Background: RNAcentral holds the sequence, with entries from SILVA. Predicted 3D model of a 1486-nucleotide RNA (small-subunit ribosomal RNA) from a metagenome. The prediction has a mean pLDDT of 84. Its Rfam family is "Bacterial small subunit ribosomal RNA".
């Protein structure tokens, strides 16, 4: 600090995803130890059981048991003075001693522990404030405690109930309870005096009056603990304000004790807190009330920061305590382990009535993905009681359990290369795993055994604990796993799968070579944990305060106007609200920084210190902004003169036109269209002339002219009105800008009402197109388009640009005004306002904008936030309606978009070229056959090519053989290759079996080569055997080499450096011109270059020369000669737009001529740029992977590749008379090949194919060889004297073999064919057309393919059009690039979601009813100790009754939200459905 992913690239808008850290955390897998922390986040579910609050006997009286003394008894016993004395169990009382203790009494239970339902609140943070309060226990000082009085639990007895629990008499105590006394520094009132404030009042000392206390207990005692009043202080609370505290306007209005006054009640105090009466007020866009949602901060995470999220543990407060209400008692609760009522629940039960309340602490159940012992101890902090001992405390200490986190340690440490085995891989050499192990040496942290043994406690007392620690033994011994590895993001191979199985966080793998799946090896990463998965912050300036946009990417409101709100000229003066600056108080403590310390170190703890951005208080400054006072004039405004303009609104007027209606002329059509047709005309149309009616609309002028906020406004002509603008001087003196919410205006189209209605024309109807045409066209034609009045209130309402101010280069047009200068109306300067264009800074993602900004700034308002769902749906609000307006959500994708490049394409343009078209000749299509395919049969018809670029192609030649198929038979290291071992040699005829391979024959015959010691040994081959392995024309041309076709012989395709441009990319290669050509000129930010084009080779066309042998002859019979023609085959000249003239830009070049055998590349051929099509071959070859291995291999006989209803394609013969048929050659005429397993004469033979024959030739000698269209003669337009197909007999040839299946000949037989429908090919000159003749393949089979020469034409005006190509421009929503993309509607599945007869909840409030407990009020019904009172009686008080309010419940209309429903409804995904083609190119109707 980035990073990937929209595209073919590119830059940008802009969403998604990633890497970080962080958790009370959960799964997987895996776990040695230890310190320190942390643990029910879900059901505030429901809880068994044990526990959590007691304690004081020095506050009181009993009671208990026990000791000791005393008393009166006294069974018995002793002694005997026989009634006395003693002794004793045993019970009673009595007194005292240390102890327990149930009740009364104090004090505590309001702390402490726990949760987070509620709660949007002064609740909670802060920060004041109480002149409006309280405060038990603690501390300080001050004053008193005097004398009485009556109950009452416990007990006792009675007595009810199952039980809880009473219930009646009697009896007793006090620090309980109560009167009286005494009393001010308390209250309260008043009086008067002082200070103070903050309005009410306050506060100091003084006075009058009223009122009100008290309790003892322990000690021998000294004393101590305690009452009581009152002050003060701590502590703690209660009230009150300021600001600050979530979403949500699709909640805009809410409130009746409401809001305030006045009395009175209350309360510890203020207060509508509460009653009565009075007023109508209060609170609200600075968001009231309503709906949801949540306990709030210190702090925690995160993050440079601001910021965001979040309240676990720790700490502050704050609510609750089964669930609502209520209150008593107390200093203090409306009370978690206290009470009453009422609801749900659960328990007990004798059925009458009772108990209960873990959201303490263990712990069950239950829900969940998910959270632990029904431990130990008060030893320590620390709380309650207690004089004190001490008692109690699941508060706390501690332990136990969990990798839950954080921290730390360990699982060895050094040396060790034969780089062992193994595993994986491999190109088989190796490489790796790896110094890793082994194996030496060495050490012992943790765990393990033993032994000592702390501090925590300043006398005693340690749960933790025999803990931590400390020593000592032992023996490498007991201690590594998880996760990744395509790219982000570090880390890669083999195998297995084979769009399956699966991954996957984006992007995406996965269809037979997967670094992405599964598994191994390997490597990275982290480590006792790794990983995944949620959630949160970050990255993300993707909500933008820091720090962002709105011409086209989302995104200016259609426009004035003008509330409230923001902002606001220019000097001066005061004020101190904002600001700045200093000081105090606060900002609790932890936390987090910073230094320093203690635990071995860390974690973790302690001490300090800074620091807590912030609230308050105060003091002081006066630039800035505010506020107030007074002033300016430049901002805005007025006045005044001018002129300009489709600027509104009404009324009036005109004149073309179109239609119609009468009335003439006139005749057969008219309209319409691409082309028709319907219509419209003989009942007189169109046309034409007159005349009339009507209604809409203003031609020229007309102008990127002019006016208006905008929508918009065009004939004249008046009336009536808005605004702009120049000029100039006065005049107000900041009046100003913007502008939510309101208010108005608002084009068409559409509504209402009532008019008009000429044209035009939604809807509709004909006609027409079309495969359909509910459309484009054409004929008609309602609404509608005009008016008036109202409504609607939208548009791509556009400059896709909100508005106002200033500033900031120029140039050039054009509307309005002024001014200077001119003799001037012009022309020309200047200068203000508007409108246009070019254009520079500058700005921008580019295009672009550029004083009419998109530039530089300021203010204000208005909108955006990824793409669909969608401007939809539910609400609301308008509306007559249509509808408009506000305005989501699930879901679903990873884009969707903008600008620009480069292509490709366009039924866009433009320039240019090609037998592309036209012009011409000849065919294909029709016929019969060959031949190739498809299709179909088949045991097999072997495989391949398949639009142009497959289809007489691979195949230059299938009867076997080729041959790859198929049936049948045989082989199994093999038919073919190496290698190894053992024999042996090779090699093998007739014959026999068989269809042959093949067996026998076979001991028939037969014996090579090289050494040599003559045994033998090699090398070669053979046979036999193991096994590596041959072998495959089996697969994959989509894994591949080579080769090949096409675009195309089209003129393109690129490069370097420079320049331009954020960039893909441009430029150069574009432009004017020229060419067959990017050919070549010229011009230009470009300047060379390269690969192609040309041209260097071949051949052809003329000529020179050199050479002549088989060729050639002026000679010749011939031998010979001759080197002249003819040829032949080697080397030169030749041809360059070199010459001349024109045109042209002085240029390249173009025409035209000369000369020349050829003239503008002379005419042919050979060569095919970068790439295109996953073209074409795996069967030419080669090859990677995969499969087969007694077979897919390999051999053999047959048999298929020749099949045949059929469709195509190539071609050959025709259809004839430019022909057939005969003859002619004594006369005709060739050129290029080929010949030894060959070509093959002459001469014989046969009607012919052929046969015989073998002269001659390795070929300029000889042979194929006869050239054939030609020349004459017949034939006379016909299925013929055309035309051969079919068949049939007889031959021929080749070859083991012509059935299936070969070719020729000969007689015979004569099929369709009479020039070819739509369509469709070749060719521009020695071509076409049309005659032969040759080779190659090959025993033998051409009407194919390749070559050869004879005859020898016909056309081209031209580039409009088809069809293919180059260039330039454009448009694009296409890049697999138009065979492209893409819409919408039916049909199928799936998902969410509106709507919905209606069903079932829930929430909160309203009105009534019923009315618990209870506070409060009232009551003399009933009972009453303490005062009074001689007494009757009273005062007080409780119980009863009543009244207000009052929770729970009931009823009842609605409200609001869920849930679910038949049935609709649109949406949206979902390789390969239907049915049209609406968009994108003019997308065929922009």
């Nucleotide at each position: 600090a980035g990073a990937g992913u929209u595209u073919g690239a590119u830059c940008c808008u802009g969403g998604c995803u990633c890497a970080g850290g962080a958790c009370g955390a959960a799964c997987g897998c895996u776990g040695g130890c230890g310190g320190c922390g942390u643990g029910c986040c879900u059901a505030a579910c429901a809880c068994a059981u044990g526990u959590a609050a007691g304690u004081c006997g020095a506050a009181c009286g009993g009671g208990u048991a026990a000791a000791u003394g005393g008393a009166a008894g006294g069974c018995g016993g002793a002694g005997c003075u026989u009634g006395c004395u003693c002794c004793a169990a045993c019970a009673u009382u009595c007194a005292u001693u240390a102890a327990c203790u149930a009740g009364u009494g104090g004090c505590g239970g309001a702390c402490g522990g726990g949760u987070g339902a509620g709660u949007a609140a002064c609740g909670c943070g802060u920060g004041a404030g109480c002149a409006a309060c309280c405060u038990a226990c603690c501390u300080a000082a001050c004053a008193c405690a005097g004398g009485g009085g009556g109950a009452u639990a416990a007990c006792a007895c009675a007595u009810g109930g199952a039980a809880a629990c009473g219930u009646g008499u009697g009896c007793u105590a006090a620090u309980a309870c109560c009167g009286c006394a005494u009393a001010a520094c308390a209250u309260a009132a008043c009086c008067a005096u002082a200070a103070g404030g903050c309005a009410u009042c306050u506060u100091a000392a003084g006075g009058u009056u009223a009122u009100c206390a008290a309790a003892g207990g322990a000690g021998u005692a000294a004393u101590c603990c305690g009452g009581u009043g009152a002050u003060a202080g701590a502590u703690g609370g209660g009230c009150u304000c300021g600001c600050g505290u979530c979403c949500g306007a699709u909640u805009a209005g809410a409130u009746a004790g409401u809001u305030g006054g006045u009395a009175a009640g209350g309360u510890a105090a203020c207060g509508g807190c509460u009653u009565a009466c009075c007023a109508a007020g209060u609170c609200u866009g600075c968001g009231a009330u309503c709906g949801g949602u949540a306990g709030c901060c210190g702090g925690a995470c995160u993050g440079a920061g601001a910021g965001g999220u979040u309240g676990a543990a720790c700490g502050g407060c704050c609510a609750c305590a089964c669930u609502g209400g209520g209150a008593c008692u107390g200093a203090g609760a409306c009370a978690c382990g206290g009470c009453c009522c009422a609801g749900a629940c659960u328990c007990c039960u004798a059925c009458g009535g009772g108990a209960g309340g873990c959201a303490g602490c263990a712990g069950u159940g239950g829900g969940g993905a998910a959270u632990a012992u029904u431990g130990g101890a008060c030893a320590a902090u620390g709380g309650g009681g207690g004089a004190a001992a001490c008692c109690c405390c699941g508060a706390u200490c501690c332990a136990g359990c969990a990798a839950c986190g954080c921290c730390g340690c360990g699982u060895g440490a050094a040396g060790g290369a034969a780089g062992a085995a193994g595993g994986c891989u491999u190109u088989c050499g190796g490489g790796u795993u790896g110094u890793a192990a082994a194996c030496u040496u060495c050490u012992u942290u943790g765990a393990c055994g033993a032994g000592g043994g702390a501090a925590g406690a300043u006398a005693a007392u340690g749960a933790c604990g025999g803990u931590a620690c400390c020593u000592c033994g032992a023996a490498a011994a007991c201690a590594a796993g998880c996760u990744a590895c395509g790219g982000c993001u570090a880390a890669c191979u083999a195998c297995g799968u084979g769009c399956c199985a699966g991954c996957a966080g984006c992007c995406g793998c996965g269809g037979u070579a997967a670094u992405a799946c599964g598994u191994a090896g390997g490597u990275g990463g982290c480590a006792a944990g790794c990983g995944u998965u949620g959630u949160c912050c970050g990255g993300a300036a993707u909500u933008a305060c820091u720090g962002g946009g709105u011409g086209u990417a989302a995104a200016g409101g259609g426009c004035g106007u003008g509330u409230a709100g923001g902002c606001g000229g220019a000097a001066c003066u005061a004020c101190a609200a904002g600001u700045c600056a200093g000081a105090u108080g606060u900002g609790a403590a932890a936390u987090a920084c910073c230094a320093c310390g203690g635990c071995u170190c860390a974690a973790c703890c302690g001490u300090g210190g800074a620091a807590c951005g912030g609230c308050a208080u105060u003091u002081g400054a006066a630039a800035c902004u505010g506020u107030a006072g007074a002033u300016c004039u430049u901002g805005a405004g007025u006045a005044u003169c001018g002129g300009a303009g489709a600027g509104g609104c009404a009324a009036g007027u005109g004149g073309a036109a179109u239609u119609u209606c009468c009335a003439g002329u006139g005749u057969a059509g008219c309209g319409g269209u691409a082309a028709a047709a319907u219509g419209c005309g003989u009942a007189g149309a169109u046309a034409u002339u007159g005349g009339a009616a009507g209604g809409a609309a203003c031609a020229c002028c007309g102008g990127u002219g002019g006016c208006g906020a905008a929508g918009g406004c065009g004939a004249c002509u008046u009336g009536c009105u808005g605004g702009a603008c120049g000029a100039u001087u006065a005049c107000u003196g900041a009046c100003g800008c913007u502008g939510a919410u309101g208010c108005g205006c608002g084009a068409a189209a559409g509504u209402g009402u009532g008019g008009g209605g000429a044209g035009c024309g939604a809807a509709c109807a004909g006609g027409a197109u079309u495969a359909g045409a509910u459309a484009c066209c054409c004929u008609g034609g309602u609404a509608g388009u005009c008016c008036a009045c109202a409504c609607a209130g939208u548009a791509a309402a556009c400059g896709a640009u909100g508005g106002a101010u200033a500033c900031u280069a120029g140039g050039u047009g054009u509307g309005g005004g002024a001014g200077g200068a001119c003799u001037g109306a012009c022309c020309c300067c200047u200068u203000c306002c508007g409108u246009g264009c070019c254009g520079g800074a500058g700005u921008u993602a580019a295009c672009a904008c550029a004083a009419u900004a998109a530039g530089u700034a300021u203010c204000c308002c208005a909108c955006c936030u990824g793409a669909g769902g969608a401007g939809u749906a539910c609400g609301g609000u308008c509306g007559c309606a249509a509808g408009a307006u506000u305005a989501a959500a699930a879901c679903u994708c990873a884009a969707a978009g903008g600008a620009a490049u480069u292509g490709a394409c366009g039924g866009g343009g433009g320039c240019c070229c090609g037998c592309a078209c036209a012009a011409g000749c000849a065919g294909u299509g029709g016929a019969g056959u060959a031949u190739g395919u498809g299709g179909u049969u088949u045991a097999a018809u072997u495989c391949g090519a398949u639009g142009c670029u497959a289809c007489g192609c691979g195949a230059a030649g299938a009867a076997c053989c080729u041959u790859a198929c198929c049936a049948a038979g045989g082989c199994u290291u093999g038919a073919c290759a190496u290698c190894c071992u053992a024999c042996u040699u090779a090699c093998g005829a007739a014959g026999u079996a068989g269809a042959g391979a093949u067996a026998c024959a076979u001991u028939a015959g037969g014996u090579g080569c090289c050494c040599u010691u003559a045994u033998g040994g090699g090398a070669a081959a053979g046979u036999a055997g193991a096994g590596a392995c041959a072998g495959g024309u089996g697969g994959u041309g989509c894994a591949u080499g080579g080769u090949u076709g096409u675009c195309g012989u089209c003129a393109g395709c690129u490069c370097g450096u420079g320049u331009c441009g954020u960039g893909a990319g441009a430029u150069g290669u574009u432009g004017g011109g020229u060419u067959a050509a990017g050919u070549c000129c010229c011009g230009c930010a470009a300047c060379g270059a390269g690969c192609g084009c040309a041209a260097c080779c071949c051949u052809u066309a003329u000529g020179g020369u050199u050479a002549g042998u088989u060729g050639c002859u002026a000679c010749a019979c011939a031998a010979g000669a001759g080197a002249a023609c003819u040829c032949u085959a080697g080397c030169c000249a030749g041809a360059c737009u070199g010459c001349c003239g024109u045109u042209g830009a002085c240029a390249a070049a173009a025409c035209g001529g000369a000369g020349g055998a050829a003239g503008g590349u002379g005419g042919g051929g050979a060569c095919g740029a970068c790439g295109u099509c996953a073209a074409a071959u795996c069967a030419u070859c080669a090859u990677g992977c995969c499969c087969c291995u007694u077979a897919u291999g390999u051999c053999u006989u047959g048999g298929g590749c020749u099949a045949c209803a059929c469709a195509c394609g190539u071609a050959c013969u025709a259809c004839a008379a430019u022909g057939g048929c005969g003859a002619u050659c004594a006369u005709a005429c060739a050129g290029a090949g080929g010949g030894a397993a060959g070509c093959a004469a002459a001469c014989c033979c046969g009607c012919g194919a052929g046969g015989g024959g073998g002269a001659g030739c390795a070929a300029a000698u000889c042979c194929c060889u006869a050239a054939a269209a030609g020349u004459c003669g017949c034939c006379u337009c016909a299925g013929u004297u055309c035309a051969g197909a079919u068949u049939g007999c007889a031959g021929g040839c080749u070859g083991c073999a012509a059935c299936u299946c070969g070719c020729c000949u000969g007689c015979a037989u004569g099929a369709a064919g009479u020039u070819g429908g739509a369509a469709u090919u070749g060719c521009u000159a020695g071509u076409a057309a049309u005659c032969g003749c040759g080779g190659a393949u090959c025993a033998g089979a051409a009407u194919g393919c390749c070559g050869c020469g004879g005859u020898g034409a016909a056309u081209a005006c031209g580039u409009u059009c088809c069809c293919g190509g180059g260039c330039c421009u454009u448009g694009u929503a296409c890049a697999c690039a138009c065979c492209g993309c893409c819409c919408g509607u039916c049909a199928a599945a799936c998902c969410a979601u509106g709507a919905a007869a209606g069903u079932c909840g829930g929430u909160a409030a309203u009105a009534c009813c019923c009315g618990a407990a209870g506070u409060u009020c009232u009551u003399a019904g009933u009972c009453u100790a303490a005062c009074c009172g001689c007494a009757a009686g009273g005062a007080g008080g409780a119980c009863g009754a009543g009244g207000c309010c009052g929770a729970a419940g009931g009823u009842a209309g609605g409200a609001u939200u869920g849930a679910u429903a038949a049935u609709u409804g649109g949406g949206g995904u979902u390789a390969a459905g239907u049915c049209g083609u609406a968009a994108c190119a003019a997308g065929g109707u922009a």